A computed fold for a 119-nucleotide RNA from uncultured Dokdonella sp., annotated as SAM riboswitch aptamer (S box leader).
[in-house]
């Protein structure tokens, strides 16, 4: 650098011993031991394995569906915990009635960043 996904799912031991969910800014998790490492368990279907479907003159691939998990990988506290930039909508306030303006609200869309496959 290209593409698809990110509101859903899945926790128990051993070590270890203070930060830790990048950053800011909220908000959480942690001495009833978090993070973080190992071990073993699960979760999921990106890859792959099978069966169908569409296409095709036939056949392979691309592509849609479902079913498994022997193998690759990834995950297993909070939407990617929210949020930063734009936009819609609410609500309020002002108004020349056209819209305006906001330390406020909304898992509303979007962009961006990240993450995770896979090329």
């Nucleotide at each position: 650098c290209u593409c698809a996904u990110c509101a859903a799912g899945a926790c128990c031991g051993g070590c270890u011993g203070a930060g830790g969910g990048a950053c800011a800014g909220g908000c959480c998790c942690g001495a009833c031991g978090a993070c973080g490492c190992c071990g073993g368990g699960g979760c999921a279907a990106c890859c792959u394995g099978c069966g169908g479907g569409a296409u095709u003159c036939c056949g392979u691939g691309a592509c849609c569906c479902g079913c498994a998990u022997u193998g690759g990988u990834g995950c297993c506290a909070a939407c990617u915990c929210c949020c930063g930039c734009g936009g819609g909508g609410a609500c309020g306030c002002g108004u020349u009635c056209g819209c305006g303006c906001g330390a406020u609200c909304c898992g509303c869309c979007g962009a961006g960043a990240g993450a995770u496959g896979a090329g």